[in-house]
Molecule: transfer RNA
Organism: Candidatus Uhrbacteria bacterium
RNA sequence: GGCCCCAUCGUCUAAUGGUUAGGACGCCUCCCUUUCACGGAGGAAAUCGGGGUUCGACUCCCCGUAGGGUCA
Numbered sequence: 001g002g003c004c005c006c007a008u009c010g011u012c013u014a015a016u017g018g019u020u021a022g023g024a025c026g027c028c029u030c031c032c033u034u035u036c037a038c039g040g041a042g043g044a045a046a047u048c049g050g051g052g053u054u055c056g057a058c059u060c061c062c063c064g065u066a067g068g069g070u071c072a
C1' cells in the first nucleotide's frame, strides 16, 4: 500500500428501515438482616465522527477515525 471484518450504557452483548434502543454483570437508592453477605424492588447510564438516501437510519450508501485479520 491492496482486500476483508468490526465500532451500541463502566464492561459484555441484543435490536425486520418504524415500540420509550432491550438484557446480563457492575454502580446508586430502598426493603430484608443485629450488621455484612445473599435475596427482593426501583433508578441512572450508550448508538465512533462527518455527509448522503429515505416520510423515517443503530440498521442502507460514501468519506474519515480507531481496532483486528490477511496479502504484499
Stems, first nucleotide, its partner, number of pairs: 001071005007065001010025004018055001027043005048064005